[in-house]
RNA sequence: UAAGUAGGAUAAAUAAUCGCAGAUGCAGAGGUCGAAAGACCGCAUAUGAGGAAAGUCCGGGCUUCACAGGGCAGGAUGCCGGCUAACGGCCGGUGGAGGCGACUCCAAGGACAGUGCAACAGAAAUGUACCGCUGCAGUGUGCAGUAAGGGUGGAAGGGCAGUGUAAGAGACUACCGCCUGCCUGGUAACAGGCGGGGCAUAUGUAAACCCCAUCCGAAGCAAGACCGAACAGAAGCGUACGUGGCCCGCCAGCUUCAGGUAGGUUGCUGGAGGUAACUGGCAACAGUUAUCCUAGAUAGAUGAUUAUUCACGACAUAACCCGGCUUAUCGUCCUGCUUAUGAU
Numbered sequence: 001u002a003a004g005u006a007g008g009a010u011a012a013a014u015a016a017u018c019g020c021a022g023a024u025g026c027a028g029a030g031g032u033c034g035a036a037a038g039a040c041c042g043c044a045u046a047u048g049a050g051g052a053a054a055g056u057c058c059g060g061g062c063u064u065c066a067c068a069g070g071g072c073a074g075g076a077u078g079c080c081g082g083c084u085a086a087c088g089g090c091c092g093g094u095g096g097a098g099g100c101g102a103c104u105c106c107a108a109g110g111a112c113a114g115u116g117c118a119a120c121a122g123a124a125a126u127g128u129a130c131c132g133c134u135g136c137a138g139u140g141u142g143c144a145g146u147a148a149g150g151g152u153g154g155a156a157g158g159g160c161a162g163u164g165u166a167a168g169a170g171a172c173u174a175c176c177g178c179c180u181g182c183c184u185g186g187u188a189a190c191a192g193g194c195g196g197g198g199c200a201u202a203u204g205u206a207a208a209c210c211c212c213a214u215c216c217g218a219a220g221c222a223a224g225a226c227c228g229a230a231c232a233g234a235a236g237c238g239u240a241c242g243u244g245g246c247c248c249g250c251c252a253g254c255u256u257c258a259g260g261u262a263g264g265u266u267g268c269u270g271g272a273g274g275u276a277a278c279u280g281g282c283a284a285c286a287g288u289u290a291u292c293c294u295a296g297a298u299a300g301a302u303g304a305u306u307a308u309u310c311a312c313g314a315c316a317u318a319a320c321c322c323g324g325c326u327u328a329u330c331g332u333c334c335u336g337c338u339u340a341u342g343a344u
Base pairs, nucleotide, nucleotide: 001340002339003338004337005336006335007334008333009332010331012309013308014307015306016305017304018303020048021047023045024044025043026042030041031040032039033038050315054326055325057324058323059322060321061320062220063219064218065217074216075215076214077213078212079093080092081091082090083089094108095106096105097104098103109211110210114209115208116205117204118203130150131149132146133145134144135143136142137141158176159175161173162172163171177199178197179196180195181194182193183192184191185190224266225265226264227263233257234256235255236254237253242250243249273292274291275290276289277288278287279286280285310313
């Protein structure tokens, strides 16, 4: 320098004016209503979306249901160790796959519990002889043996070499693979070594049913808690007026109660919180100290205009909160590492 690989930062900038949201205050601006508390309007001040606020796919907090226990059904996960409030997440490792490499990817238990499926081709797809080879016979054929060779197929009886044989065959032997016992190392997954089994353990598929192990109670902030009109309802009183000859009753009025509608308050944002340093740890993460506080609406606020500059601006707008995952994203910048080439 080129190509690549892993990770991180940022998400146009500055100024002015107008506007919006909740908060605080009334001094520079206070006003109206009200007995007051306070309400409404106004003014001032500072503040006001994201890296994903998104999808709502996992996990947890919180709330109610019986602080939720047992079973069935259903669902999720599935190598080992660690982290965490928890996880299907993260970190570190093992095994496998890809890459020259940095590095990346993997739902990675069980197919001797059972069931299902495997198109077409092929003789045969789980138990079979089509061609070929060998033997025998009654020889253009039949019977028997045979999985070495050919052919079909994604897959054909562990592979390969030899011995052996009529021809062949784990029938036998070495090596490799597989299964299995022990030893060594490792917390473990696993790795290495030594031996045993001739392999009827007989193909694949479990993101097919299924089996095994572990985990999951349900519903969700429109959860829930509190206050609470008006109308209607229940109980009591019921002077006067009306109905009525009188009483009861009705109507009107007053008091109390229940219910919890309209509406209001709360839940609501200071939290498993951020930043920095130090300590422990390979790391995820944990601890200590210091420091910071930065939206909280309820029809839902971030916008518009002007000026200047540039690389001319992407995806996208909180609605109880937090940890993840996934997806979208114009560009710019930074760091570690790898490979190739060149120079010193």
Source information: Predicted 3D model of a 344-nucleotide RNA (Bacterial RNase P class A) from a Lachnospiraceae bacterium. The model forms 93% of the base pairs in the Rfam consensus. Taxonomically the source falls in Lachnospiraceae (Bacteria, Bacillati, Bacillota, Clostridia). Rfam family: Bacterial RNase P class A. Gene Ontology terms of the family: tRNA processing, dimeric ribonuclease P complex and ribonuclease P activity. The family's RNA type in Rfam is ribozyme. It is recorded under the gene name rnpB.